[in-house]
RNAcentral holds the sequence, with entries from MGnify. Bacterial RNase P class A from uncultured Luteitalea sp., 384 nucleotides, folded computationally. Its Rfam family is "Bacterial RNase P class A". The family's RNA type in Rfam is ribozyme. NCBI's taxonomy places the organism under Bacteria, Pseudomonadati, Vicinamibacteria, Vicinamibacteraceae, Luteitalea. Model confidence (mean pLDDT): 76 of 100.
């Protein structure tokens, strides 16, 4: 530096919850049976169960086909049910190294932006600066030819300064001074060649160079994408209200109260009864055996896949998975004792006793594959 694993252990007692078995205790029921309780055995959170950020299974709704809009992704090859994930490779960056990081298509399609500083932030520009060859003004020396000085026009972009970024870099030549102006090397563009499935790399030729940063700015290009989610959905199904059909009744009294029934008494007036269907509460299901775990062979650098063997590993629902005690382990504090290193100050260790932490992050809710985030510490392996 990278990877894998563990996540206090054991025992006793008392509970919570799922399943199975038993006895036949209680309630309801004609019964079948249902519910509650009892006894025994047995299962009972995680590496992240979390965030709900991606991808799927499953379910319902939608859907002729195509397009726009929107969202996401973006080097190449492979893996996978699929992915924005993983593996291998390429390129770029960081590190002495093991190794780590990268939304890594397009900035000469277009539109827009670039704070501060700076002369100038992209049609390049000229603050300081260099030159002032050619041209020209003034002046000095000189008989003259000519030479010197100061300036202007003009030339330049090397040097300095600013900045995250200033229109290739280094060196030599060249020049009035400079400059790809010329050349060599490096970089860049283009061309074919060679290697590679490819991304890309290599050597060669050629062009003096062809235009800053940012596309997690709009945008362009390419690819993908219908929506909602287990509170999905399915089944059973009270009471009340409302709907439909049928029957009875409106004083010749339906129905109700008293009552075991009849008579009877009282109430009573436009409703009442039965059935059907929708549907609420409630219940059942979906529900946990699955792209499943472990071991092994084989293929592959690997991710992963084939085959064989073996195992069953929570399914609750206002929501269980806990509490107490004892011993041990870990960690930390204090005291005591004993060694070690050192001249010393001091440093570091072992054992015993007592106390603290009661021992990191955290807690299933339809199920998988990932990513991200949180985390006291410990063990093992490989590499530098």
């Nucleotide at each position: 530096u990278c990877g894998u694993c563990c996540a206090g252990g054991c025992g006793a007692u008392c509970g919570c919850u799922g399943g199975c078995a038993g006895a036949g205790g209680g309630a309801c029921g004609c019964a079948a049976g249902u519910c509650c309780g009892c006894u025994g055995c047995u299962g009972g959170a995680g590496g992240a169960a979390a965030g709900u950020c991606c991808g799927a299974a499953c379910u319902c709704c939608g859907c002729a086909g195509g397009g726009c809009a929107g969202u996401g992704c973006g080097c190449c090859g492979g893996g996978u049910a699929a992915c924005g994930c993983c593996c291998g490779g390429g390129c770029g960056g960081g590190g002495c190294a093991a190794c780590c990081c990268g939304a890594c298509g397009g900035a000469a399609a277009g539109u827009g932006g670039c704070a501060c500083a700076g002369a100038a932030a992209a049609u390049a520009c000229a603050c300081a600066g260099c030159u002032g060859a050619c041209g020209u003004u003034c002046u000095c020396c000189g008989c003259a030819a000519g030479g010197g000085g100061a300036g202007c026009a003009a030339g330049c972009a090397a040097u300095g300064g600013u900045g995250a970024a200033a229109a290739g870099g280094u060196g030599c030549g060249g020049u009035a001074a400079g400059a790809g102006c010329g050349c060599a090397c490096c970089g860049c563009g283009c061309g074919g060649c060679c290697g590679g499935c490819a991304a890309c790399g290599g050597a060669c030729g050629u062009g003096g160079c062809a235009g800053g940063c940012a596309a997690a700015a709009c945008c362009c290009c390419g690819c993908a994408c219908g929506g909602a989610g287990c509170a999905a959905g399915a089944c059973c199904a009270a009471a009340u209200a409302g709907g439909g059909a049928g029957g009875c009744g409106c004083u010749c009294g339906a129905g109700g109260a008293c009552g075991g029934c009849c008579c009877g008494u009282c109430c009573g007036a436009a409703g009442c009864c039965u059935c059907c269907g929708g549907g609420u509460a409630g219940g059942u299901u979906g529900c946990u055996c699955g792209a499943g775990g472990c071991c092994g062979u084989c293929a592959g650098c690997a991710a992963u896949g084939c085959c064989g063997g073996u195992c069953c590993c929570a399914g609750a629902g206002g929501a269980a998975u806990g509490a107490u005690c004892g011993c041990c382990c870990g960690u930390u504090c204090g005291c005591g004792c004993c060694g070690c290193c050192g001249c010393a100050a001091g440093g570091g260790g072992g054992c015993g006793c007592g106390g603290g932490c009661c021992g990191a992050c955290a807690g299933a809710a339809u199920u998988c594959g990932g990513c991200u985030u949180a985390c006291c510490g410990g063990a093992c392996g490989a590499c530098u």